Notes
This is a predicted structure of a 74-nucleotide RNA (transfer RNA) from an Actinomycetota bacterium. The source organism's lineage runs through Bacteria, Bacillati and Actinomycetota. Its Rfam family is "tRNA".

This record gives sequence, C1' cells and structure tokens, in this order.
RNA sequence: GCCGGGUUAGCUCAGCUGGUCAGAGCAAGGCUUUUGUAAAGCCUAGGCCGUCGGUUCGAAUCCGACACCCGGCU
Repeated sequence: GCCGGGUUAGCUCAGCUGGUCAGAGCAAGGCUUUUGUAAAGCCUAGGCCGUCGGUUCGAAUCCGACACCCGGCU
C1' cells in the first nucleotide's frame, strides 16, 4: 500500500430484505420472601447505534470519507 471482518446499554451480544417505542443476558438499584444472608420472583433505570456527510417521505440498517480494533496479502 491492497483486501476482508468488526465498532449498538457498565460488560457480552442480537437486530442488516429501511418504517410499529432499539432488545436480551449479566452487572446496578428497589420491592416481595427470610430471624438475617444467599438463592428465587417481580419491577426500575441505563443507548440517539464509532465520527462526519449523502440518498430517501423515513437510516442502527443503503452509499462515501475518516478514526480505531482484528485477520490476511504484498
């Protein structure tokens, strides 16, 4: 230098044929239960989807540039 993959909640990940409010598990907080703790059950909060543009009535999703991470080729 070229090619491919990835970037979504504190962590691990889903969501990619564009449209209902962006979801799950774990972690966190609260409640119930218990003499108390743990476990279990229920509930709550937490994100503008790497950044900036473009296309579109509408973008996490399509297109481009850039940044970072992983792998390959030279």
Its mean pLDDT, the model's own confidence on a scale to 100, is 81.
The sequence is in RNAcentral, with records from ENA.